A computed fold for a 310-nucleotide RNA from Yeosuana sp., annotated as Bacterial RNase P class A. The gene name in the source record is rnpB. It matches the Rfam family "Bacterial RNase P class A". Rfam links the family to the GO terms ribonuclease P activity, tRNA processing and dimeric ribonuclease P complex. Of the family's consensus pairs, 98% are formed in the model. Its mean pLDDT, the model's own confidence on a scale to 100, is 76.
RNA sequence: UAAGUAAAUCGCCUUAUCGCUAUUUUAAUUUAUUGAAAUGGAGGAAAGUCCGAACACCAUAGUGCAACAUAGUGGUUAAUGGCCACCAAUCGUGAGAUUAGGAAAAGUGCAACAGAAAGGAUGUACAGGUAAUGCUGUAGUGAAAUCAGGUAAACUCUAUGUGGUGCAAUGUCAUGUAAACCAGUGCUUGAAGGCUGCACGCCUGAUGCUGGAGGGUAGACAGCUAAAGUAUAUUGGUAACAAUACACUCAGAUAAAUGAUAAGGGCUCUUUGUUGAGUACAGAAUUCGGCUUAUAGAUUUGCUUGAUAA
Repeated sequence: UAAGUAAAUCGCCUUAUCGCUAUUUUAAUUUAUUGAAAUGGAGGAAAGUCCGAACACCAUAGUGCAACAUAGUGGUUAAUGGCCACCAAUCGUGAGAUUAGGAAAAGUGCAACAGAAAGGAUGUACAGGUAAUGCUGUAGUGAAAUCAGGUAAACUCUAUGUGGUGCAAUGUCAUGUAAACCAGUGCUUGAAGGCUGCACGCCUGAUGCUGGAGGGUAGACAGCUAAAGUAUAUUGGUAACAAUACACUCAGAUAAAUGAUAAGGGCUCUUUGUUGAGUACAGAAUUCGGCUUAUAGAUUUGCUUGAUAA
């Protein structure tokens, strides 16, 4: 200096004006509204909802079958199918990358080309042998030729694991009403419903259940954001990760706020130029840990290979 490889970080900023949402304080009255002030107000993926948990409810979730997931060894974690380390195999000159990494001695299936024949040998050529027979040897094709063959990103088997429903969970308060009318059906000889996809089994169950024609209505609060939390430093560990110290409090809406306008600056490309253009992907909805996918542009570090110079 060129081309690579692995990993990490940022992902627009400032000011002014006008708004939106939440909380606190305060003033007013119409007592649940309005005004004023202060403070907080999207992300690295908030996305896909793929995996694992917390939390809540249902028999504290039972038995069998089915279904699904995973598959080297060890570690890590609240947990995992995630992550880390090592081994093996494959790919690459290399730094490194990838994982389809249990079982072919239960059974079934499948196999291009070549070859006489490919899994039930209709046994080819030459030679030898027998009472007879691919009975024996050699040759030839092929990864493999009577051999415990290959194949499980084929069925299958083995081992391990998985109960179901998801914050529209669930709890509390509140408004209205028809526990009326008609038809059918059922009341311990059990309608109907719940628990798992099915079976068993268990539980609830009569002011019931299904249909018809009608009547009525209003939503609010909790759950809900102080947590497996965030930043920094040190220590232990190859690492994932763990421990300790110190500091911090950082959205909580609900037909759903987080915005709009103007000016200036930064960055990238472009131009003779104080010019022009661009500035991505994308928007919280109970909360975490991962994975996957999208992403203009910018930055940093380790390492590899080649070339050149000293």